[in-house]
C1' cells in the first nucleotide's frame, strides 16, 4: 500500500435483508432472609453503539472518511 476481521454498560458478549424506551450473563449499590459472612430472592444505577459526516420519516445495523487492535497478499532494502 490493497483486502478482511474486531471495536455495544466496569468484564464477556448477543442484537446488524433499517422501526419497540437499546439488551444479557458477571460484577456494582440498596433491601430482605441469616447471630454474621456467603449463598439465595427482590430492586436498582451504569452504555446516544470507537470518532465524525451522509442517506433516510427512522441508523448500533446502509455509505463516505477517520481512529485503535488483528491477520492476509504486495513491493522496497
Nucleotide at each position: 500500500g490493497u483486502c478482511c476481521c474486531u471495536g455495544u454498560a466496569g468484564c464477556u458478549c448477543a442484537g446488524c435483508a433499517g422501526g419497540a424506551u437499546a439488551g444479557a450473563g458477571c460484577a456494582c449499590a440498596u433491601g430482605c432472609c441469616u447471630c454474621c459472612u456467603a449463598a439465595g430472592c427482590a430492586u436498582g444505577g451504569g452504555g446516544u453503539c470507537g470518532g465524525a459526516g451522509g442517506u433516510u420519516c427512522g441508523a448500533a445495523u446502509c455509505c463516505u472518511c477517520u481512529u485503535a487492535g488483528g491477520g492476509a497478499c504486495g513491493c522496497c532494502a
A computed fold for a 77-nucleotide RNA from a Bacillota bacterium, annotated as transfer RNA. Its Rfam family is "tRNA". By type it is a transfer RNA. The organism belongs to Bacillota, within Bacteria. Its mean pLDDT, the model's own confidence on a scale to 100, is 81.